[in-house]
Context: one part of a larger RNA
RNA sequence: GGACGAACGCUGGCGGCGUGCCUAACACAUGCAAGUCAAAGGAAAGCUUCUUCGGAAGGGAGUACUUGGCGCAAGGGUGAGUAAGGCAUAGGUAAUCUGCCCUUUCGACUGGGAUAACCUCGAGAAAUCGAGGACAAUACCAGAUGAUGCAGCGGGACCGCAUGGUCAUGUUGUUAAAGAUUUAUCGCGAAAGGAUGAGCCUAUGUUCCAUCAGGUAGUUGGUAGGGUAACGGCCUACCAAGCCUACGACGGAUAGCUGGUCUGAGAGGAUGAUCAGCCACAUUGGAACUGAGACACGGUCCAGACUCCUACGGGAGGCAGCAGUGAGGAAUAUUGCGCAAUGGGCGAAAGCCUGACGCAGCAACGCCGCGUGGAUGAUGAAGUUCUUCGGAAUGUAAAAUCCUUUUGUCAGGGACGAACAUGUCGGUAUACCGACACUGACGGUACCUGGCGAAUAAGCCACGGCUAACUCUGUGCCAGCAGCCGCGGUGAUACAGGGGUGGCAAGCGUUGUCC
Numbered sequence: 001g002g003a004c005g006a007a008c009g010c011u012g013g014c015g016g017c018g019u020g021c022c023u024a025a026c027a028c029a030u031g032c033a034a035g036u037c038a039a040a041g042g043a044a045a046g047c048u049u050c051u052u053c054g055g056a057a058g059g060g061a062g063u064a065c066u067u068g069g070c071g072c073a074a075g076g077g078u079g080a081g082u083a084a085g086g087c088a089u090a091g092g093u094a095a096u097c098u099g100c101c102c103u104u105u106c107g108a109c110u111g112g113g114a115u116a117a118c119c120u121c122g123a124g125a126a127a128u129c130g131a132g133g134a135c136a137a138u139a140c141c142a143g144a145u146g147a148u149g150c151a152g153c154g155g156g157a158c159c160g161c162a163u164g165g166u167c168a169u170g171u172u173g174u175u176a177a178a179g180a181u182u183u184a185u186c187g188c189g190a191a192a193g194g195a196u197g198a199g200c201c202u203a204u205g206u207u208c209c210a211u212c213a214g215g216u217a218g219u220u221g222g223u224a225g226g227g228u229a230a231c232g233g234c235c236u237a238c239c240a241a242g243c244c245u246a247c248g249a250c251g252g253a254u255a256g257c258u259g260g261u262c263u264g265a266g267a268g269g270a271u272g273a274u275c276a277g278c279c280a281c282a283u284u285g286g287a288a289c290u291g292a293g294a295c296a297c298g299g300u301c302c303a304g305a306c307u308c309c310u311a312c313g314g315g316a317g318g319c320a321g322c323a324g325u326g327a328g329g330a331a332u333a334u335u336g337c338g339c340a341a342u343g344g345g346c347g348a349a350a351g352c353c354u355g356a357c358g359c360a361g362c363a364a365c366g367c368c369g370c371g372u373g374g375a376u377g378a379u380g381a382a383g384u385u386c387u388u389c390g391g392a393a394u395g396u397a398a399a400a401u402c403c404u405u406u407u408g409u410c411a412g413g414g415a416c417g418a419a420c421a422u423g424u425c426g427g428u429a430u431a432c433c434g435a436c437a438c439u440g441a442c443g444g445u446a447c448c449u450g451g452c453g454a455a456u457a458a459g460c461c462a463c464g465g466c467u468a469a470c471u472c473u474g475u476g477c478c479a480g481c482a483g484c485c486g487c488g489g490u491g492a493u494a495c496a497g498g499g500g501u502g503g504c505a506a507g508c509g510u511u512g513u514c515c
Base pairs, nucleotide, nucleotide: 001515002514003513004512006511007510008509009508010507013370014369015368016367017366018365019363020362021328026326027325028324030323031322032321035070036069037068039067040066041065047058048057049056050055077281078280079279086206087205088204089203090202091201092200093199096198097197101194102193103192104191105190106189107188109143110142111141112140118133119132120131121130122129123128149174150173151172152171153170154169156167157166158165159164179186180185207253208252209251214244215243216242219241220240221239222238223237224236225235226234256278257277258276259275260271261270262269263268283304284303285302286301287300306317307316308315309314334360336359337358338357342356343354344353345352346351373403374402375401376400383394384393385392386391408452409451410450411449412448413447417442422437423436424435425434426433427432459504460503461502462501463500464485465484466483470499471498472497473496474495480487481486
């Protein structure tokens, strides 16, 4: 000198764009953050009408609720752990899986028994649970059919990188399906290929300590078996005695990694907020279930700590989602608006959901821009300061005159972001194209126009040298200053105040950290 997710002191006009718990991965009141659906079943109350007063009908409502499908593994948060099951780069998978999506081929036949919500009982303070009864499905089950699939056996062709791979083929065995409806579509099953996503493996790189020198028994390898989507001590049994290590094993400390960011001429050094990719975690520890995918933040089970409810028998909970509270701290925001846009989930669609996201609010926290007026105006007012008492400085500064109106305020107009989807019309047209209609949280905001009026807007630090900028008064080694050198003990340009000057400017200075 530059930089900062900064803090502190003094000061503070506006706008745009960004950024905002770095500390306690501390504890959390309250609300919201994941639902949705042309499969299926299906209430009740209040309300209205009628009534033979028993009830019936309408409506509530195809709502609540329930079964089922898809989603909930994404999106969002945090960085505790992790020095290597991580990350970065380059490869491999002839050792693998992949819901939804795309392409292609073939197919969906015949039956059956349950069950939830519901009804009737019962237990319980509650959470919730038990028994009996009825019924449905794209829920479940059985049978049929069935190949290019899968498995066993067999020979053949081609290829390769060792195990092997691909293709066609014979034979035996085995595995499937679901309908809805507005009749136009959407779904269902099998197979092959693609796309996307993921798993696993290899090489190289990846902080400090040797005052850490030896470490290791599933340890290293083999055989057999199990397990997995898949290779593998991944696991088990048996056999062998290996394996790593001074090119740093093992141990300890610290730490998420990267693209990047800051600095620097570069080499390098430091760093890893925001944004993007990967990883890990979700009160602590462990476990599996479901599923294409999890060993699952707002799922389940067990154990621990903590908090809450309790009729003491037993139960409930998890903000490192968005706001917000307490605590900690030098320190970090609103319990806001909207799904209009972008994106996501479900749905044929209308649409519903979405604290993702889009916006608004708060904060000079940062960067950038603008303004706080312009011109004229005296041998130069007043005041103040200094003075050699002559004067000098503040100083064209003010006043005054003439302008302008960025900004401000008032008034009027008023957006882009919107095009889709959908509807109507047209083009030979349910599919493609065009036109029109409809849709805005921000927001009556930005912006534009007009009226008014210099009106609403300047501070902070420094002035001994380094280092741009000097004098007076007070103080008297006191009070105080100070980054270093050092100032102050009666003539202080170094303390404090006044005047003046210098620097930067809506900021200025200090502190901290990095280069």
Molecule: small-subunit ribosomal RNA, 5' domain
Organism: Chlorobium sp. N1